[in-house]
Description:
This is a predicted structure of an 82-nucleotide RNA (c-di-GMP-I riboswitch aptamer) from Sulfurovum sp. Rfam family: c-di-GMP-I riboswitch aptamer. Rfam describes the family as follows. GEMM was predicted in a large-scale screen for bacterial structured RNA regulatory elements. Its mean pLDDT, the model's own confidence on a scale to 100, is 80.
RNA sequence: UUAUGCAAAUGCCACACCUGUUGUGAAGCAGGGUCGGAAAGCUAUGGGUCUUUUCCCUUUUAAAGAUCGCCAGGCUGCCUUA
Numbered sequence: 001u002u003a004u005g006c007a008a009a010u011g012c013c014a015c016a017c018c019u020g021u022u023g024u025g026a027a028g029c030a031g032g033g034u035c036g037g038a039a040a041g042c043u044a045u046g047g048g049u050c051u052u053u054u055c056c057c058u059u060u061u062a063a064a065g066a067u068c069g070c071c072a073g074g075c076u077g078c079c080u081u082a
Stems, first nucleotide, its partner, number of pairs: 002082002005079001012037002017032006035069001041075003045072003048067006
């Protein structure tokens, strides 16, 4: 540097749910929790999903958002083995 994640070590993250708090909302943040994760680190660029408003008037148009723990792309990184 490239590939790998069977076994091992060390630490990391934290679904559902609960409490507090912010937001119209999707959701965010803090604490508990521990389903899982070898990028569940960062990034809304493309697609998906979701929310609000709008158009339409019955499931479509547009705008503003949310989600990277939905997938892909980009950037970076620990340990192991080859």